[in-house]
Predicted 3D model of a 1402-nucleotide RNA (small-subunit ribosomal RNA) from an uncultured bacterium. Its Rfam family is "Bacterial small subunit ribosomal RNA". The sequence is in RNAcentral, with records from ENA, Greengenes and SILVA. The coordinates come from a structure-prediction model, not an experiment, and the mean pLDDT is 84.

């Protein structure tokens, strides 16, 4: 000394939460020992029992009677004396301390510092001056009575230090007229005169003397009044008092005083908090704080109250009395029912409350108290001790060596690491612990013995005082403390271990049980739960609860805020307060300086010191920031006086202005009536209805009413305190503003209460009402529509008078001074310069209002001479978010309501300001077959093919918006294959080890659906180092261990899809910002592009674009069979042949385009239009190529894999089935509907492929699918191979010579097999269906549309796919819009990001 915790990240502001330190503590778990402390905080609840206060015989009368003595005797013992002990009782002293408790009190009850001239004061100290002489009781004892008792009564008789007169009167008191001093007043102190009232007690000792007595005076000590100043909460307690305030007299007190009575006055107390209510003992201290503070008021120590509640006196020096009296109340006991008795908040202790608190101990050794001479006695005060880890403090549970790093436990990457020198062993200690033995200090008075001195005395004794010496006196306690054996032996725990906050892994659990002090962990890999290992911390204790203070600058005096986070009152007057301008002088309140007395002690700090040490205790020493006091300064507040003009005010002289009140007046428009034209519609709306209209609307003119508002002027123009003010004129009024001079002379600023003003609505009461318009009614609109829109349409809106008293009454910004850099408008004056004058222009000033901006300032935005700058004074007013500006209460209102304004519970945040995205039915630029603009479909028929559903034993499994759905599947009869049924096998169908056996093989027989199950015969190889060994393969047997298409694509690689070939993502250094971030990338143009120019705090860069790849279109060079064929030859005909490689073609290399050229354009850029010129023109067409990264997007069934699960099964073989169901829904092709066509006949032109388990010419057979012979070719050579188109015929618009489904017979192929369940062919049947509803899809040119042909899967099986040519267009050159993207921007309470977030109802 801070930390977590609001955000996707920031910064602020804030609240919550923690780490510290204390406790009279309580609770869990644990507990060797010593030593100092310390222990009913709750029921001021009730108490059984025992002690807690006596004591004095030297004060009295009396009992009591010991030892001794005499004396008698029956020898047991008795009488006398004697007087020790001891006592009830009368008296004195003490019970008023000591001890306990904190209920009450908010008070002079405490504390602190004064006063008493308004007082008292036993016992102690000192001084003075006395104590003559009577007297009358009474108590006890005795007699009696009463009464259970408790107690009482009567009679008799007795004593004093008990009482009660007289005598003295030094003194005191009182009363009277003096003097002298002092003193803040009343008034004191001395001092003398007079009068008058008042004392007394006696004991011990032979005696001296000693202890009492009486009266004064003084000190002390201890009280008692008074009085300043301090210290709770609530103004939702604002008034409050009749002995109340004050005064005369009285009375009464120790003593002032309404203390008390009597009269007499009306007074006192409060906003500087009076009364009231709630609550509390106060202080010294104690805890916490850096410190101011804030909390507390146990122990200790001081004061105070109280003593079962309430009241009240007596005694007394002292009480209205804890163990004392009397009354009354409760409650307990006792009782003979008549009455009595009692008060632990005293020390044990008991019941009861409670989360909780101790012995019915020992002694009075020691310290103090009360009596006493004195010895003594009392003393639950004290002093031990006992029980509690309640605290502090000390000490201990062992130390050293010891690595095979031991067994065992965890954990592992299976090597290892870790508890860990830790144990074990070895070699020592001896605190504590047991046993045993010694053994204290605390004790000195003071008794009493003996001795010696002194004083005194009759120099005799007792006696007394001093001093030595001996003896006596310990509760703790046989304790502390010491020796000496004995022998690691008896002595560790509890919290935590996700961040904050030091420590980490396994298993287990699976939003379960459970944790949490905040924030948050747990839904199958949990460092958060629970266990175990290991750790980290503290230790005889460690956590948890509670309470306090710190942190918390989160009540801010020190030391904080109100523009937007919670806060500036809606404005102005102003009282009281608070603050205040120059100069000179006094004053000394306030300030300041040395000094005095106080600030008890104890704690706390320092230092020394004593208990081995420490805690603890002594002992000095500083200090106690305060009050009081008395001296002293005089700067600067404050008083006080004299003076001054700069703040203020006033008086002249002006010019501005919707400034306010009254009065009047004028035109525009709207309604509305009256009349005249005039006819079918007005009106409204996105589009319509209600309404109004032939009874004459609306249009139009032309006369009346009525109200209620002022176009243009009009300006971030002006005025006003603030709401707020707008036609014109008049009169009445307020303020500001500018000049220049005169006067007052500080006369000022703010301003809690208070008292005026105050928009709109809305009340009251009386008017007026044209327009407008809440309520209300209608008609749209909607799912509804109590609405947004239309037609109506009442209060109100206007006017007087009164009320209300609030608004985002905002500049969200309170007022007043005083300062601080500029530029630019403006609105109102003043002066100056120019200029002949005025307009105009220029400077400079004063008021007022605006924008821009430096410094500062600010969490950022911003503010910035009009401060939210830098300073003073004043006022309001804020402390987390809801509850709530709500409840009560009090006050104002006629109502509505308005001010004032809580709590209970409840959240961890609510908030601001700015960042990055994302979203917007925000805005701007742009782009895409995205729309337009065309073609062609798709949705409707029919069939094929997938999905969903349904259906089954099973219909295996994935794929689900775009981005699943002819998709994985480039081909499910069986196989595939993963599903179902049945029926086999358990080291397995497959992998490696290891043992045994056997060569491998291959024929066959039975059983059986088949896997398989039970037998038979044949048969023996290679290799070499050779009784063996190896290497392959079958069987058999044991195990580790195989095997999963079993689960988790939300654990995972890889792969993939999509946004998008969209133009974008980004870095590094700079620089801005406190910081998330920005800039760069944005800006002005351009492009298909973040493509390129160009400016700019940015400057490069990197991964995307584009080039580089391939394939097309053109060309040259090489090359020339299997291709070609111009020329030359040669042929019956074919490039079939010689030749030949020029041309096509092939296939490898290279040219070729680059806005190079020309004009226009634009910025003299980059590009764009356009031409040329080229085969190609502006990226020349196509493809491969997919930036950062969204979607927890698909996939665990391609593949790999982590965890999980199965292991005679989820694994393995095998047979049949199913994957092909079928009311139905959905996407995606095929085919039609026909005349741009079908059907038939003939005749052309391709390209890119594929062919050896193939491809098949060509002959012949079949109508035909095919079939039977069978050449060529592993191919530029053969072959498949028939291209569609095209020409001609014929059909005439119909369900047809369209269409082809269904279906019956008949074949054919393929394959162990074609029934579930192929593929084709002939006949023959001829179904739907005549151009597709909403909606919706692809295409921008060699595309689209149409045509065929090829392949790849494949034993067969293509309308799917992938490729191929061929014919061959339409339309657009545009960005309103709709979909989907890109920059920029702007808003947000979205950041899981609008499929977001949230309100409210049931």
């Nucleotide at each position: 000394a801070g930390a977590g915790u609001u955000u996707g990240a920031u910064c602020c502001u804030g609240g919550c939460u923690c780490a510290g330190g204390a406790c009279g503590a309580a609770c869990g778990c644990u507990g060797g020992c010593g030593g100092c402390g310390u222990g009913c905080c709750u029921a001021a609840c009730a108490c059984a029992u025992g002690c807690a206060a006596g004591u004095c015989g030297a004060g009295c009368g009396a009992a009591u009677g010991a030892a001794g003595u005499u004396u008698c005797u029956u020898c047991g013992g008795g009488a006398a004396c004697g007087g020790a002990u001891u006592u009830a009782g009368c008296g004195g002293c003490g019970g008023a301390c000591g001890g306990g408790u904190g209920a009450g009190u908010a008070a002079c009850a405490c504390g602190u510092g004064g006063g008493c001239a308004a007082c008292c004061u036993g016992c102690c100290u000192c001084a003075u001056a006395g104590a003559g002489g009577g007297g009358a009781a009474u108590a006890g004892c005795c007699u009696u009575c009463c009464g259970a008792a408790a107690g009482g009564g009567a009679g008799a008789u007795u004593a004093a230090u008990a009482c009660c007169g007289c005598a003295u009167a030094a003194g005191a008191u009182u009363g009277u007229a003096g003097u002298a001093c002092c003193g803040c007043a009343u008034g004191g102190u001395a001092c003398a005169g007079c009068a008058a009232u008042u004392a007394a007690a006696g004991g011990a000792g032979c005696a001296a003397u000693c202890c009492g007595c009486u009266a004064u005076g003084a000190g002390a000590u201890g009280g008692g009044c008074c009085c300043g100043c301090g210290g709770c909460g609530c103004a939702u307690u604002a008034g409050c008092u009749a002995g109340u305030u004050g005064g005369u007299g009285a009375g009464g007190u120790a003593a002032c005083g309404g203390c008390u009575c009597a009269c007499c006055a009306a007074g006192g107390c409060g906003a500087c908090g009076a009364u009231g209510c709630g609550u509390a003992g106060c202080c010294g201290a104690c805890c916490u704080g850096a410190g101011a503070g804030g909390g507390u008021g146990a122990u200790c120590g001081g004061c105070c109250a109280c003593a079962u509640u309430g009241g009240g006196a007596c005694u007394g020096a002292g009480a209205c009395a804890c163990g004392g009296c009397c009354c009354a109340g409760a409650c307990u006991c006792c009782u003979a029912c008549g009455g009595g008795a009692g008060g632990c908040a005293g020390c044990a202790g008991u019941g009861g409350g409670g989360a909780a608190u101790a012995u019915u101990g020992c002694a009075c050794a020691a310290u103090g108290g009360g009596g006493g001479a004195a010895a003594c006695c009392c003393u639950g005060a004290c002093g031990c001790a006992g029980c509690g880890a309640c605290g502090c403090c000390g000490c201990g549970u062992g130390a050293g060596c010891g690595a095979a790093g031991a067994a065992g436990g965890c954990c592992u990457u299976a090597g290892g690491g870790u508890c860990g020198u830790a144990a074990a062993g070895c070699u020592c200690u001896g605190u504590u612990g047991u046993a045993a033995g010694g053994g204290a200090a605390g004790a000195a008075a003071g008794g009493c013995a003996a001795c010696g001195g002194g004083a005194g005395u009759a120099u005799a004794a007792u006696g007394u005082c001093c001093g030595u010496u001996g003896u006596u006196u310990g509760a703790c306690g046989g304790u502390a403390c010491c020796u000496u054996a004995c022998g690691a032996g008896g002595a560790a725990g509890c919290c935590c271990c996700g961040g904050c906050u030091a420590a980490c892994u396994a298993c287990g659990u699976g939003c379960c049980a459970g944790c949490a002090g905040c924030c948050g962990c747990g839904g199958u890999a949990a460092g958060a739960c629970g266990u175990a290992g290991g750790g980290g911390g503290c230790g005889a204790g460690c956590g948890u609860u509670g309470u306090c203070c710190g942190g918390a600058a989160u009540u801010a005096c020190u030391g904080g805020g109100c523009g937007u986070a919670a806060a500036g009152a809606g404005c102005a007057c102003g009282u009281a307060g608070g603050c205040g301008g120059a100069u000179a002088u006094u004053u000394a309140a306030g300030u300041c300086a040395g000094g005095u007395g106080u600030g008890a002690a104890a704690g706390a700090c320092c230092g020394c010191a004593g208990c081995u040490u420490a805690a603890c205790u002594g002992c000095g020493g500083g200090g106690u920031u305060g009050c009081a006091u008395a001296u002293g300064a005089a700067a600067c507040u404050g008083g006080g006086u004299a003076u001054c003009u700069u703040g203020a005010g006033g008086g002249c002289a002006g010019g501005a202005g919707a400034g306010g009140g009254c009065a009047g007046u004028g035109g525009a428009a709207u309604u509305c009536c009256u009349g005249g034209u005039g006819u079918a519609g007005c009106g409204g709306u996105g589009a319509a209805a209600u309404g109004c209209g032939u009874a004459g609307a609306a249009a139009u003119c032309a006369g009346g009413a009525g109200g209620a508002a002022c176009a243009c002027c009009a300006g971030u123009g002006g005025c006003g305190a603030a709401g707020g003010c707008g036609g014109c004129u008049g009169u009445c009024u307020g303020g500001a503003c500018u000049g220049a001079c005169c006067c007052u002379g500080a006369c000022g600023c703010u301003g809690a209460g208070g008292u005026g003003c105050g928009a709109a609505a809305g009340c009251g009461u009386g008017g007026g009402u044209a327009g407008c318009a809440a309520a209300c009614a209608g008609g749209a609109u909607u799912a509804g529509a109590u609405a947004c829109c239309c037609u109506g349409g009442u209060a109100g809106u206007c006017c007087a008078c009164g009320c209300c008293g609030u608004a985002a009454a905002c500049g969200a910004u309170g007022g007043a001074u005083a300062u601080u850099g500029g530029g630019u408008g403006u609105g109102g004056g003043a002066g100056g310069g120019a200029u002949u004058c005025g307009a105009c222009c220029c400077c400079c000033u004063c008021c007022g209002u605006g924008c821009c901006g430096c410094a500062g300032c600010u969490a950022a935005c911003g503010c910035a001479a009009u401060a939210a700058g830098u300073a003073u004074c004043c006022c309001g007013c804020c402390u987390g978010g809801g509850g709530a500006g709500u409840g009560c209460g009090g006050u104002c209102g006629c109502a509505a309501g308005g001010c004032u304004g809580a709590a209970c519970c409840u959240c961890a945040a609510a908030g601001g300001a700015a960042u990055u995205g994302a979203c917007g039915g925000g805005g701007g630029c742009c782009c895409g077959c995205a729309c337009a603009a065309g073609c062609g479909g798709u949705g409707g028929a029919g069939c094929a093919u997938g999905u969903g559903g349904u259906u089954u034993a099973a219909u295996u499994c994935g794929a689900u918006g775009c981005a699943a759905c002819g998709c994985g599947a480039a081909g499910a009869a069986c196989c595939u294959u993963a599903c179902c049924a049945g029926g086999u096998c358990u080291u397995g169908a497959c992998a490696u080890c290891c043992a045994a056996a056997g060569a491998a093989u291959u024929c066959u027989u039975g059983g059986g659906a088949a896997a398989c199950c039970a037998g038979g015969g044949a048969g023996u190889g290679c290799c070499u180092u050779u009784u063996g060994g190896g290497a392959g393969c079958u069987u058999u047997g044991a195990g580790a261990c195989a095997g999963g298409u079993g689960g988790u694509g939300c654990a995972u690689g890889g792969u993939u899809g999509u946004c998008g070939u969209c133009a974008g993502c980004u870095c590094g250094u700079g620089u801005c910002g406190u910081g998330a971030g920005a800039u760069g990338u944005u800006g002005g143009g351009u492009u298909a592009a973040g493509u390129c120019c160009c400016g700019c705090a940015a400057c490069g860069a990197g991964c995307g674009c584009a080039a580089c790849c391939c394939c097309c279109g053109c060309u040259a060079u090489u090359a020339g069979u299997u291709g070609c064929u111009a020329a030359c030859a040669g042929g019956a005909a074919a490039g079939a042949u010689g030749a030949g490689c020029a041309c096509u073609c092939u296939a490898a290399u290279g040219g070729g385009a680059c806005u190079g050229c020309c004009c226009g354009u634009g910025a003299c850029a980059a590009g764009c239009g356009g031409g040329a010129g080229g085969a190609a023109g502006g990226u020349g067409g196509g493809g491969a190529g997919g930036a950062c990264g969204u979607c927890a997007a698909a996939u665990c069934a391609u593949c790999a894999u982590g965890c999980c699960c199965u292991u005679u099964a989820u694994g393995u073989c095998u047979u049949g089935g199913g994957c092909u169901u079928c009311a139905c829904a959905c996407g995606u092709a095929c085919u039609a509907c026909a005349a741009u066509g079908g059907u038939a006949a003939c005749a052309a032109c391709a390209g890119a492929g594929g062919g050896g388990u193939g491809c098949c010419a060509c002959a012949c057979c079949g109508c035909g699918a095919g079939g039977u012979g069978g050449a060529g070719g592993g191919a530029a050579u053969c072959c498949c191979a028939a291209a569609a188109u095209g020409u001609u015929a014929u059909u005439u618009c119909a369900g047809u010579u369209c269409g082809g489904a269904u279906u019956g017979c008949a074949g054919g192929c393929u394959g162990a097999a074609a029934c579930u369940c192929g593929c084709c062919u002939g006949c023959a049947u001829g179904a739907a269906g005549c151009a597709g509803g909403a909606a919706u899809u692809g295409c921008u040119a060699g595309u689209a549309a149409u045509g065929g042909c090829a392949g790849g899967u494949c034993a067969g099986c293509a309308u799917a796919c992938u490729g191929c040519c061929g014919u061959g267009a339409a339309u657009a050159a545009g960005u309103u819009c709709c979909c989907g993207g890109g920059c920029c921007u702007u808003g947000u309470a979205c950041u899981c990001a609008c499929c977001g977030c949230c309100c409210g109802u049931c």